RNA sequence: GCGGAUGUAACUCAAUCGGUAGAGUGCGAUCCUUCCAAGUUCGAGGUUGUGGGUUCGAGUCCCGUCAUCCGCU
Numbered sequence: 001g002c003g004g005a006u007g008u009a010a011c012u013c014a015a016u017c018g019g020u021a022g023a024g025u026g027c028g029a030u031c032c033u034u035c036c037a038a039g040u041u042c043g044a045g046g047u048u049g050u051g052g053g054u055u056c057g058a059g060u061c062c063c064g065u066c067a068u069c070c071g072c073u
Stems, first nucleotide, its partner, number of pairs: 001072007010025004019056001027043003031039001049065005
């Protein structure tokens, strides 16, 4: 220098052909228990790495760019 993969909640990961961004763990509260743990119910938490473009509408499509990893030279 060239090519590829990954990037989404604090962490690990989903999200079908482009149509309301979700789960588990963790966190807060409640219930339960003599207390703790476990369990129940509810809640908070997101600029989908980043900047643009296309579209009525983008996590998803297109272009640039950043980080990590792999391969080639």

Predicted 3D model of a 73-nucleotide RNA (transfer RNA) from Volvox carteri. The coordinates come from a structure-prediction model, not an experiment, and the mean pLDDT is 81. It is recorded under the gene name trnG. Taxonomically the source falls in Volvox (Eukaryota, Chlorophyta, core chlorophytes, Chlorophyceae). RNAcentral holds the sequence, with entries from ENA. Its Rfam family is "tRNA". Gene Ontology term of the family: triplet codon-amino acid adaptor activity. The family's RNA type in Rfam is transfer RNA.